A computed fold for a 75-nucleotide RNA from Methyloprofundus sp., annotated as c-di-GMP-I riboswitch aptamer. Lineage of the source: Bacteria > Pseudomonadati > Pseudomonadota > Methylococcales > Methyloprofundus.
RNA sequence: UACUACUAAAGCUAAACCUUCUGCAAAGUAGGGACAGAAAGUUACGGAUCCUAGUUGGAAAGCCGAACUGCUACC
Numbered sequence: 001u002a003c004u005a006c007u008a009a010a011g012c013u014a015a016a017c018c019u020u021c022u023g024c025a026a027a028g029u030a031g032g033g034a035c036a037g038a039a040a041g042u043u044a045c046g047g048a049u050c051c052u053a054g055u056u057g058g059a060a061a062g063c064c065g066a067a068c069u070g071c072u073a074c075c
Stems, first nucleotide, its partner, number of pairs: 004073002012037002017032003021028002035062001041068003045065003049059003
């Protein structure tokens, strides 16, 4: 240094489910909880998915790609 993640260390996120509130709904906020994750950080650009309305407008993105950023450094 790293496009690597075999070894550690420090940390991080938080599936399902339960409670609360919001929403027509998908789903989201807060708390609990941990299935899992080396980008499960950010974006929503492409494909896929979900909801509603009816030709609109939303949701999530921890599905597959893409872009940008990031901790550590044993082999």